Two RNAs folded together computationally: RNase P RNA and transfer RNA, 466 nucleotides in total. Rfam match: Bacterial RNase P class A. The coordinates come from a structure-prediction model, not an experiment, and the mean pLDDT is 79.

RNA sequence: GGAAGGGCCCGGGCGGCCGCGGCCGCGCCGAAAGCGCCGGCCGAGGAAAUUCCGGGCUUCACCGGGCAGGGUGCCGGGUAACCCCCGGGCGCCGCAAGGCGACGGAAAGUGCCGCAGAAAAUAUACCGCCGAUGGCCGCCUCGCGCGGCACAGGUAAGGGUGAAAAGGCGAGGUAAGAGCUCACCGCGGCGCCGGUAACGGCGUUGGCACGGCAAACCCCACCCGAAGCAAGGCCAAAUAGGCGGCGGGACCGGCCCGGGUCAGGUGCGUUCGCGCACGCCGCCGCGGGUAGGCCGCUGGAGCCGGGCGGCGACGUCCGGCCGAGAGGAAUGGCCGCCGCCUCGUCACCCGACGGGGUACAGAACCCGGAUUAUAGGGCCCUUCCCGCA
RNA sequence: GGGCGGCUAGCUCAGUUGGUUAGAGUGCCUGCUCGACAUGCAGGAGGUCACAGGUUCGAUUCCCGUGCCGCCCACCA
Numbered sequence: 001g002g003a004a005g006g007g008c009c010c011g012g013g014c015g016g017c018c019g020c021g022g023c024c025g026c027g028c029c030g031a032a033a034g035c036g037c038c039g040g041c042c043g044a045g046g047a048a049a050u051u052c053c054g055g056g057c058u059u060c061a062c063c064g065g066g067c068a069g070g071g072u073g074c075c076g077g078g079u080a081a082c083c084c085c086c087g088g089g090c091g092c093c094g095c096a097a098g099g100c101g102a103c104g105g106a107a108a109g110u111g112c113c114g115c116a117g118a119a120a121a122u123a124u125a126c127c128g129c130c131g132a133u134g135g136c137c138g139c140c141u142c143g144c145g146c147g148g149c150a151c152a153g154g155u156a157a158g159g160g161u162g163a164a165a166a167g168g169c170g171a172g173g174u175a176a177g178a179g180c181u182c183a184c185c186g187c188g189g190c191g192c193c194g195g196u197a198a199c200g201g202c203g204u205u206g207g208c209a210c211g212g213c214a215a216a217c218c219c220c221a222c223c224c225g226a227a228g229c230a231a232g233g234c235c236a237a238a239u240a241g242g243c244g245g246c247g248g249g250a251c252c253g254g255c256c257c258g259g260g261u262c263a264g265g266u267g268c269g270u271u272c273g274c275g276c277a278c279g280c281c282g283c284c285g286c287g288g289g290u291a292g293g294c295c296g297c298u299g300g301a302g303c304c305g306g307g308c309g310g311c312g313a314c315g316u317c318c319g320g321c322c323g324a325g326a327g328g329a330a331u332g333g334c335c336g337c338c339g340c341c342u343c344g345u346c347a348c349c350c351g352a353c354g355g356g357g358u359a360c361a362g363a364a365c366c367c368g369g370a371u372u373a374u375a376g377g378g379c380c381c382u383u384c385c386c387g388c389a
Numbered sequence: 390g391g392g393c394g395g396c397u398a399g400c401u402c403a404g405u406u407g408g409u410u411a412g413a414g415u416g417c418c419u420g421c422u423c424g425a426c427a428u429g430c431a432g433g434a435g436g437u438c439a440c441a442g443g444u445u446c447g448a449u450u451c452c453c454g455u456g457c458c459g460c461c462c463a464c465c466a
Base pairs, nucleotide, nucleotide: 001385002384003383004382005381006380007379008378009377010376012338013337014336015335016334017333018332020043021042022041023040024039025038026036027035028034045360049371050370052369053368054367055366056365057228058227059226060225069224070223071222072221073220074088075087076086077085078084089103090101091100092099093098104219105218109217110216111213112212113211126159127158128155129154130153133152134151135149136148137147138146139145167185168184170182171181172180186208187206188205189204190203191202192201193200194199232295233294234293235292242286243285244284245283246282247281248280265278266277267276268275269274302321303320304319305318306317307316308315309314339358340357341356342355343354344353345352346351390462391461392460393459394458395457396456399415400414401413402412408446417433418432419431420430421429439455440454442452443451
């Protein structure tokens, strides 16, 4: 100098003018509500997003356990908890720094493996090879001879098919072959050693018995009660229902009063005066819910700095700080200057002038993560290559 | 805000032990029928199975993520 890898952070700054939301104070006002050419403080994010996980909180359910359903899935640790994080193991990729991994079980069972191919999982034979042995034919020096055929049969080396072909490769062996035998590798069993464990190392043994798929059913281990702030709680109009109490009476006559009316009915009993029950009307009271208001609501697994323990995630202690809390819901607009990126012109260079751009996005109970989007920029560490010393 | 569901031809929908080439109706095009149309008959075109990864020999189908569209919600009884 070049090419890469990993971790962390910022994501505009200052000033002026006009606005918006919340809280507090002051003023108008008897108080509340409301208002203000009044004041002060605070007012989006690293993802506030997707709603993909986990928890707090709330209501309901609940003796305990199981089934069903769902989730997680190498090992150990962290945590309130986790499909998260940290450390380690194993596998794959990369020269490396490093990265990625749904990574339990296929000798518990069921199932699938299209086409091609002989055969796709109780193995089998299309081409090929062989044909020792047996069979047939021929020859001769007649024998336990030689040659031929590829009939019985042997074989799984080689070819071919396929994503995958029944351990791999080499040597011996054989008629040709074959774990048939042997060495190495792989795989399984057992033992010892290291490690908390996953696992690793060494030895011994088995002649291979065990193809792949569990993001197919399933088995094993562990976890999960359901719903979600539109949860839930409190106060509480008008109107209409509900419950309770009190009151009312239609009859037209004449004794008072009167006429004024929303209602003035039904059933039973009756000594005909009326009584009881259910209705109806009026008034009063109670209760539930609605409109509306209040709480939940933001001081918390909080943020910043430092110490200690731990490889680390994280834990703990000390000091400091308060950073939206509103209802369909504010956090905005304009101007100037400075940043940053980019383009053009001029210039040997430093640079000058002008134009353009400055992202993704928008709290709605809160928190821990994951995932996704993001103009542009900064810091630290590491690896490989080239050059120079 | 919270909880669910679905994306297959222009439109409406099928698509199961994951398997060879993804179908149906309607619409569109061409030809025949008719004097001409409608109807009818025959043939044909038309699909990134929403997108992007993964599992698998193989994915519309199984898993994960993204995008878009749609539905539901107060209180009492």